[in-house]
RNA sequence: UGAGUAAGUCAGAUGAUCGCGUGCACAGUUCCGAAAGGACGUGCAUGAGGAAAGUCCGGGCUCCACAGGGCAGGGUGCCGGGUAAUUCCCGGUGAAGGCGACUUCAAGGAAAGUGCAACAGAAAUAUACCGCCAUACCGGAUAUUCCGGUAAGGCAAGGGUGGAAAGGUGAGGUAAGAGCUCACCAGCGGCAUGGCGACUUGCCGGCUCUGUAAACCCCACCUGGAGCAACACCGUGGAGGGACGUUACGUUGGCCCGACAGUCCCGAGGAGGUGGCUUGAGCACUGUAGAAAUACAGUGCCCAGAUAGAUGAUCAUCGAAUACAGAACCCGGCUUACAGACUUACUCAGGUU
Numbered sequence: 001u002g003a004g005u006a007a008g009u010c011a012g013a014u015g016a017u018c019g020c021g022u023g024c025a026c027a028g029u030u031c032c033g034a035a036a037g038g039a040c041g042u043g044c045a046u047g048a049g050g051a052a053a054g055u056c057c058g059g060g061c062u063c064c065a066c067a068g069g070g071c072a073g074g075g076u077g078c079c080g081g082g083u084a085a086u087u088c089c090c091g092g093u094g095a096a097g098g099c100g101a102c103u104u105c106a107a108g109g110a111a112a113g114u115g116c117a118a119c120a121g122a123a124a125u126a127u128a129c130c131g132c133c134a135u136a137c138c139g140g141a142u143a144u145u146c147c148g149g150u151a152a153g154g155c156a157a158g159g160g161u162g163g164a165a166a167g168g169u170g171a172g173g174u175a176a177g178a179g180c181u182c183a184c185c186a187g188c189g190g191c192a193u194g195g196c197g198a199c200u201u202g203c204c205g206g207c208u209c210u211g212u213a214a215a216c217c218c219c220a221c222c223u224g225g226a227g228c229a230a231c232a233c234c235g236u237g238g239a240g241g242g243a244c245g246u247u248a249c250g251u252u253g254g255c256c257c258g259a260c261a262g263u264c265c266c267g268a269g270g271a272g273g274u275g276g277c278u279u280g281a282g283c284a285c286u287g288u289a290g291a292a293a294u295a296c297a298g299u300g301c302c303c304a305g306a307u308a309g310a311u312g313a314u315c316a317u318c319g320a321a322u323a324c325a326g327a328a329c330c331c332g333g334c335u336u337a338c339a340g341a342c343u344u345a346c347u348c349a350g351g352u353u
Base pairs, nucleotide, nucleotide: 001349002348003347004346005345006344007343008342009341010340012318013317014316015315016314017313018312020047021046022045023044024043025042026041030039031038032037049324053335054334056333057332058331059330060329061227062226063225064224068257069256070255071254073223074222075221076220077219078092079091080090081089082088093107094105095104096103097102108218109217113216114215115212116211117210129159130158131155132154133153135151136150137149138148139147140146141145167185168184169183170182171181172180186208188205189204190203191202192201194199231275232274233273234272240266241265242264243263244262250260251259282301283300284299285298286297287296288295289294
């Protein structure tokens, strides 16, 4: 200097004028409405994101509900830690990729059982298509050697097919071969060492019949349901009436057990109003503990609550200022989209000193 890897910040700023939403305070008794309630004025404060997106996970909260157990169903799947919790995060182990910094993982069990493996190939849980060997007989050639055929026997080393063919490579050995033997390696089993553990390292052993559980299944752990259009209240009726039931009709996914004296229908409204509704597992900074995720403590801050749905327009200056793109009960993650600028650490390549 260039190319990368990991983490983080910004997402236009400042001033003026006009225009929007909300909160608090004041003011008026003006306007709308059947009512509950709402609108208008002034001042102050405040007003979309790092993903607000996807609706893929986990919760808080509300109700069923006085309220539980089990089965089926569903989910997760290496180890340890974190968290309100998770399929998330941090760290580690193993595997794969990368020269590397690093990245990714659907990472328990095939010796409980069942199933599947197209096509090719002789054959896919066990073999002999081409072959190799030597024995007997026959024929040819003539070289006690070679070639061909038949019969019985030995082989699975060589060739072909395939993703995979009775562990791999090499050597010895053999009639020809084979873990038959040996060396190295992979797998499996045993013993020991280190580690909380996943697992690592070393030694020994016999010689070892594929893969697939992102197939059914087995094992371990977890797991009620519905959802802010949840739910509650107010006004307009209104005071009740009827049916079933009293040991179970019925009771927020299904079935069983248990528990419960209630359950359903009619009558006003049902396009009304208010709450829920934003102080939070909140944010920023500092310190301590920790390898980290995080935890604890201190100080400071208050930062949208719309309901047909609010942020706009103009001017000036600065500027890299643009991409992806607008909250709807709230929060923690993951995934996806994305132009430009900046910071820190590390890796690789080249050059200089």

Model confidence (mean pLDDT): 77 of 100. This is a predicted structure of a 353-nucleotide RNA (Bacterial RNase P class A) from a Bacillota bacterium. Lineage of the source: Bacteria > Bacillati > Bacillota. Of the family's consensus pairs, 97% are formed in the model. Rfam family: Bacterial RNase P class A. It is annotated as a ribozyme. The sequence was found by an Rfam model in a public genome assembly.